[in-house]
Description
This is a predicted structure of a 264-nucleotide RNA (Bacterial large signal recognition particle RNA) from a Fidelibacterota bacterium. The RNAcentral record of the sequence draws on ENA. Rfam family: Bacterial large signal recognition particle RNA. It is annotated as a non-coding RNA gene. The organism belongs to Fidelibacterota, within Bacteria. Its mean pLDDT, the model's own confidence on a scale to 100, is 75.
């Protein structure tokens, strides 16, 4: 050089985190050729020769190491760079309140604001009416079976009669009495209803004085509260992203290295 057979290796890798520290499961990147089973995050296992255990493939090579290139991705420090977000200052309108009196309207010389007074109102207090109750009066009506008068029919009693008598009803007065009514005293009396004194002054409303304002109704300006709305500067790196550096580093790639027996 070729063929048989065997070993060394290989049968994914990395990033953070956790861990004394090295790996796995678990999260994540990257790839698809990335072996199967068990154990295992309140962990499972080894100890710088760094996963334990058992099985399978490939097996000196498109495969392993080892220095380089490239760099997915990750990680960790800067930087307000730039987008969000939030704070805080400014500013636009809004909305409420106070103030003002530029404009507009409105009243006003058929007299405005203010000032005096006087009444309404309000409000104490008090007098009168008026109403009710008792008392006394005036005037009427009407009121006694009997125990009030005056007449007494009928009827009863006396009498030979003439006549007398006591008297019911009935008529008719009268008194004690209710009712109503006039007048006067006295008491009460919640509102109201005539008045009267005093207070009180925001409101109307009269008169007197003043002699040219007034009103705030809209609009406009000034502060000023709270809160939302433009628009804008600083600040904030426990939001996302960029930018610098610094590490870890898959894949891939480029070099250079890579056993042993036996037979031809």
């Nucleotide at each position: 050089u070729c063929g048989u057979g065997c070993u060394a290796g290989a049968u994914g890798g990395g990033g953070a985190g956790a861990c004394a520290g090295c790996g796995g499961u678990g999260c994540c990147c990257u790839g698809u050729a990335a072996c199967c089973u068990g154990c295992a995050a309140u962990c499972c296992g080894c100890u710088a020769u760094a996963g334990c255990a058992g099985g399978a493939u490939c097996g000196a090579a498109u495969g392993c190491c080892a220095u380089g290139g490239c760099g997915a991705g990750g990680c960790u420090u800067a930087u307000g760079c730039u987008g969000g977000a939030u704070u805080u200052g400014a500013u636009u309108c809004u909305u409420g309140a106070a103030u003002u009196a530029a404009g507009u309207g409105a009243c006003g010389u058929u007299g405005a604001a203010g000032c005096u007074u006087c009444a309404u109102c309000c409000u104490a207090u008090u007098g009168g009416a008026g109403u009710u109750a008792c008392u006394u009066u005036u005037a009427a009506c009407u009121g006694a079976a009997u125990c009030c008068c005056g007449u007494c029919a009928g009827g009863c009693c006396c009498g030979g009669a003439a006549g007398g008598g006591a008297g019911c009803a009935g008529c008719g007065g009268u008194a004690c009495g209710u009712u109503u009514u006039u007048a006067a005293g006295c008491a009460a009396u919640a509102a109201g209803c005539c008045g009267a004194u005093g207070g009180g002054u925001g409101c109307u409303g009269g008169a007197g004085u003043g002699g040219a304002g007034u009103u705030u109704a809209c609009u406009g300006g000034u502060u000023u509260a709270c809160a939302g709305c433009u628009u804008u500067a600083a600040a904030u790196u426990u939001c996302a992203g960029g930018u610098a550096a610094g590490u870890c580093a898959a894949a891939c790639u480029a070099u250079g290295g890579c056993g042993c027996a036996c037979g031809a």